Bacterial RNase P class A from Actinoalloteichus spitiensis RMV-1378, 397 nucleotides, folded computationally. The source organism's lineage runs through Bacteria, Actinomycetota, Actinomycetes, Pseudonocardiales and Actinoalloteichus spitiensis. Its Rfam family is "Bacterial RNase P class A". Rfam describes the family as follows. Ribonuclease P (RNase P) is a ubiquitous endoribonuclease, found in archaea, bacteria and eukarya as well as chloroplasts and mitochondria. Its best characterised activity is the generation of mature 5'-ends of tRNAs by cleaving the 5'-leader elements of precursor-tRNAs. Cellular RNase Ps are ribonucleoproteins. Rfam classes the family as a ribozyme. Its mean pLDDT, the model's own confidence on a scale to 100, is 75. Of the family's consensus pairs, 97% are formed in the model.

RNA sequence: CGAGUCGACCGGGCGGCCGCGACGGCGUGCCGCGUCGUCGAGGAAAGUCCGGACUCCACAGGGCAGGGUGGUUGCUAACGGCAACCCGGGGCGACCCGCGGGACAGUGCCACAGAAAACAGACCGCCCGGCCCGCCCCGGCGGGCCGGGUAAGGGUGAAACGGUGGUGUAAGAGACCACCAGCACCCCGGGUGACCGGGGUGGCUCGGUAAACCCCACCCGGAGCAAGGCCAAGAGGGCGGGAGACCGCCUGCGCGGACGUUCGAGGGCUGCCCGCCCGAGUUCGCGGGUAGGCCGCUGGAGCCUGCCGGUGACGGCAGGUCGAGAUGGAUGGUCGCCGGCCGCCGGACCGCGAGGUCCGCCGGUCACAGAAUCCGGCUUACAGGUCGACUCGUCCC
Numbered sequence: 001c002g003a004g005u006c007g008a009c010c011g012g013g014c015g016g017c018c019g020c021g022a023c024g025g026c027g028u029g030c031c032g033c034g035u036c037g038u039c040g041a042g043g044a045a046a047g048u049c050c051g052g053a054c055u056c057c058a059c060a061g062g063g064c065a066g067g068g069u070g071g072u073u074g075c076u077a078a079c080g081g082c083a084a085c086c087c088g089g090g091g092c093g094a095c096c097c098g099c100g101g102g103a104c105a106g107u108g109c110c111a112c113a114g115a116a117a118a119c120a121g122a123c124c125g126c127c128c129g130g131c132c133c134g135c136c137c138c139g140g141c142g143g144g145c146c147g148g149g150u151a152a153g154g155g156u157g158a159a160a161c162g163g164u165g166g167u168g169u170a171a172g173a174g175a176c177c178a179c180c181a182g183c184a185c186c187c188c189g190g191g192u193g194a195c196c197g198g199g200g201u202g203g204c205u206c207g208g209u210a211a212a213c214c215c216c217a218c219c220c221g222g223a224g225c226a227a228g229g230c231c232a233a234g235a236g237g238g239c240g241g242g243a244g245a246c247c248g249c250c251u252g253c254g255c256g257g258a259c260g261u262u263c264g265a266g267g268g269c270u271g272c273c274c275g276c277c278c279g280a281g282u283u284c285g286c287g288g289g290u291a292g293g294c295c296g297c298u299g300g301a302g303c304c305u306g307c308c309g310g311u312g313a314c315g316g317c318a319g320g321u322c323g324a325g326a327u328g329g330a331u332g333g334u335c336g337c338c339g340g341c342c343g344c345c346g347g348a349c350c351g352c353g354a355g356g357u358c359c360g361c362c363g364g365u366c367a368c369a370g371a372a373u374c375c376g377g378c379u380u381a382c383a384g385g386u387c388g389a390c391u392c393g394u395c396c397c
Base pairs, nucleotide, nucleotide: 001393002392003391004390005389006388007387008386009385010384012338013337014336015335016334017333018332020040021039022038023037024036025035026034027033028032042368046379047378049377050376051375052374053373054224055223056222057221061274062273063272064271066220067219068218069217070216071085072084073083074082075081086100087098088097089096090095101215102214106213107212108209109208110207123154124153125150126149127148128147129146130145131144132143133142134141135140162180163179164178165177166176167175181205183202184201185200186199187198188197189196190195228295229294230293231292238286239285240284241283242282246257247256248255249254266278267277268276269275302321303320304319305318306317307316308315309314339366340365341364342363343362345360346359347358348357349356350355
C1' cells in the first nucleotide's frame, strides 16, 4: 500500500424569521389570551418473530389435545436470546456455518441407471463337471449348450454388505493372518461437562434419510392497554317467549303464584373431559339511550461514572441522575453560511524510499426512517464517515 475478517460509534452543524406539544410560574374575577422558564422520536421508533412486567378471567387443580426447544457448562426476570467451550463442515488464514438427542421401538422414501438399494444379488466375467462341433493331431487350442461353485476383477450409480498386502483355493471369499479404519466391552490419564488422549480384548463389519411421520428428554393456563378501573349522562326500570329448584291444583301432561333458605335452570375456568366455583334469577327476540371526561400514561429487571470479581456473557459495591406522554394524533416551513461524499482540472509541501499530506475553481449529491403501556432480545433497512484489533499478499528501509 492492496485485499479481507471481527467489533464499536456517529449519521449533519450554526444563525435569522414565522409556527408547534407537555409541565410549572407570573399577568388576568373565571374561561380565553399573553409572557417567562424547562423538556420534547430511534438505532432501528419498523417487522409483530420470541420472552416478560402489568391487568382481568380467578379461590386455582388434574388429564388429553395442541405448541415450543434439542451438544455441554454458565449468564439472565425470562427466552427460541447471550457467553465460553465440544463435535462436525467450509476457508491459505484471521474467522464463519450448524432445526447438533434417537435409524437396534415402528412406519415410509432412496427417481433414473444397475444383476441387485437392505441381510439384496449375477450383466460382463473366473473355476469345475457333462455333451456337441472345428482345427491340429499322443497332448492341446477355439466356439456353443446344460448343471454346479464364486462375488476377488470390470461395469451402473450420490451411495453396492470395510481398506491394503499376503496365505489359501478348482477358482475365489475375513475362510485365515499382519497392519489400518469402524463397532462393542474393559482399564488408565485430562476435563465441572459435552468430549479428548493412550492401552487391551474381540465377533470380524448388520446402508442413507427424522429441516419425513415418529420415539425420547425438558418446558408451556387463557386473553390482552381497544387489558382494566372511575365519573357523568341517558331511556319507557317497557313488551313477548323458553327452561327452572319452591308452593297450590292435578292420574299425568299441564295451569297459576312467588323469587327468601337445601336440591338447582343458567354461567365461569377463553379447545375437550373430569373436577371445582358462582347461582335465583337467567336466556332469546323487539324497542329506547349513551360513544363524553378522567385514571391507567411513564421512576424503571432504568441510565451514567468509578472500583472490584470473572476468559466472557455478566455480577457486586459506591456515587450521581430523572430525559415526549400525544389522542385526526406535537418538533415543521423558509432563507443564508458551513460541513461530508463523488467527478474534472490546477498547484504546493513532507519522506532515503515504498509512498503520504494540504490548498484552490467548477458541477452534482447528502441515507434508513416518526413514539402510542413499558422492558429484554431477534430479524430486516441504511448515502456517507470515524476508531480499534487481527489475517493474507506485495513493496521499501